[in-house]
RNA sequence: CAAGAUGGCCGGGCAGUCGCUGGUUGUUUGUUGUCUCUGAUAACAAAUGGCUGGAGGAAAGUCCGGGCUCCAAAGGACAGGGUGCCAGGUAACGCCUGGGGGGCGAAAGCCUACGGAAAGUGCCGCAGAGAGCAGACCGCCUAAGUUGGCCGCAGGGUUAACCGGUAAGGGUGAAAGGGUGCGGUAAGAGCGCACCGCAUGGCUGGCAACAGUUCAUGGCAGGGUAAACCCCACUCGGAGCAAGACCAAAUAGGAAUUCAUUGGCGUGGUCCGCGCUGAAUUCGGGUAGGUCGCUUGAGGUGUGUGGCGACAUGCAUCCCAGAUGAAUGGCUGUCAGGGCUUCUUUUGUGCUUGUCAUGAAAGGGCUUUACAGAACCCGGCUUAUAGGCCAUCUUGCGGA
Numbered sequence: 001c002a003a004g005a006u007g008g009c010c011g012g013g014c015a016g017u018c019g020c021u022g023g024u025u026g027u028u029u030g031u032u033g034u035c036u037c038u039g040a041u042a043a044c045a046a047a048u049g050g051c052u053g054g055a056g057g058a059a060a061g062u063c064c065g066g067g068c069u070c071c072a073a074a075g076g077a078c079a080g081g082g083u084g085c086c087a088g089g090u091a092a093c094g095c096c097u098g099g100g101g102g103g104c105g106a107a108a109g110c111c112u113a114c115g116g117a118a119a120g121u122g123c124c125g126c127a128g129a130g131a132g133c134a135g136a137c138c139g140c141c142u143a144a145g146u147u148g149g150c151c152g153c154a155g156g157g158u159u160a161a162c163c164g165g166u167a168a169g170g171g172u173g174a175a176a177g178g179g180u181g182c183g184g185u186a187a188g189a190g191c192g193c194a195c196c197g198c199a200u201g202g203c204u205g206g207c208a209a210c211a212g213u214u215c216a217u218g219g220c221a222g223g224g225u226a227a228a229c230c231c232c233a234c235u236c237g238g239a240g241c242a243a244g245a246c247c248a249a250a251u252a253g254g255a256a257u258u259c260a261u262u263g264g265c266g267u268g269g270u271c272c273g274c275g276c277u278g279a280a281u282u283c284g285g286g287u288a289g290g291u292c293g294c295u296u297g298a299g300g301u302g303u304g305u306g307g308c309g310a311c312a313u314g315c316a317u318c319c320c321a322g323a324u325g326a327a328u329g330g331c332u333g334u335c336a337g338g339g340c341u342u343c344u345u346u347u348g349u350g351c352u353u354g355u356c357a358u359g360a361a362a363g364g365g366c367u368u369u370a371c372a373g374a375a376c377c378c379g380g381c382u383u384a385u386a387g388g389c390c391a392u393c394u395u396g397c398g399g400a
Stems, first nucleotide, its partner, number of pairs: 001396010012335007020054016056371001060382002063380005068240004080236005085099005100114001101112004115231002120229002122225003137170002139166003145162007178196006197220001198218004202213004244292004254283006263277005299318008336369006343363008351354001
C1' cells in the first nucleotide's frame, strides 16, 4: 500500500432572529379564605418579564424478560405454551460471556433449535426391483432339487429351462445396512483374518459438555425424519398506565327526611266526575372535567479493586424531557464533511506528438448532511440508517 476480519464511537458545529413546551422567580390584575379589616397575608387563575431544562442510537417493530398496578390466592392434578450441548453472569430472559461438538474459510475469524429414533404412532414426493425389523431389474453362480436335449457300454460328463443361491459389480435415488486388501466360496457375503473406522466398558485430563487412549470386549448394530405427533428435563396465574387511586359539575335517574295528599294542573259556567301530577332539603354512586400515578433509576460520569470475560463492588461526583391534539422547530449567515461538474489553474504518465488520452492537487459553481419523533419505567433482540472516525488482528506485495 492492497484485500479482508473484529470491536467501539460520531451522526453536523457556531452565531443571529422568530416561535413551542416544562421548572423556578419577579411585577400587575382578578377571585376566594383568614386576620388586629380604607389594609395585611395565603392559595389559585390570567397577562407580562428574568433565569434555566427540552428526543434517540435506534425514541421504531411491540418480539422476549422484569419492575410497578389491579384482579386474585396460584398447594396439587390435567390441558396448553415456551425453552433444549456445558459452565457462568443477571432482577429476569428465548439475552450476554467463556468453553465443547459440528460446518465454512488459506488465515484473522464466521455460522450453528446442538436432548431422545432401542417406548409407541406417522411420513419418506419423483425415480427405482426394493424406502423398511429392506430389496433380485441388469449382472454373477448352477453346489442341492426337478425336467428335457446331446455324448458315453456304464459310473458319469455337458448343455438348456425351472426351482433356487448371491448385496461383490451396474443402475435408481437426498438416502439402499462400514472401507481397503487377503483368504474363502458354485458365486458371494464380517463368513474368517489384518489394518483403518465404529460401538461399549475401563483408565487419564477437565467442575462439566467433552477430549485422549500403545488398554479390554464386540463383527459392526432396530436406514432417515422429532422447526411430525410424541417421550424426557426445566419453566410459565391473568390483564395491563386506557393499569390503578383521589377530587368532582350541569342534566337525568336513585335513597332518606319533612311537608302536602282537604294540595296543584287540565276539561268545564259551577258542582260531581274523569285525566295528569308532587314540593323542599340532605346523602351516596357514576359521567364531563381535573389531580396523582410521572419520572431518583437494577440511573449517568470518573476512578480504584476482583474476574479471561459477561459482570460484581468501593469511593467521588451529577440530576439529565415529562407533553396529553400531544412541545423539542422554522429562516438567514458562516464553518466542517460528502457527491457531481463539457469550469479555471498547476502538475505527472502514455505515444499515435494532438485544440489527444488518462490520473493527481488547488480553486470556482451546483447540490447534499441519512434513518427517524419520547408517551409508566428498565434489560435485551430484531429491523432502518447519507456519511465519517478510531483501535486491534489476518494474508499478500514493496521498501529500510
Record summary: Model confidence (mean pLDDT): 77 of 100. A computed fold for a 400-nucleotide RNA from Parendozoicomonas sp. 2304DJ65-17, annotated as Bacterial RNase P class A. NCBI's taxonomy places the organism under Bacteria, Gammaproteobacteria, Oceanospirillales, Endozoicomonadaceae, Parendozoicomonas. The model forms 94% of the base pairs in the Rfam consensus. The RNAcentral record of the sequence draws on ENA.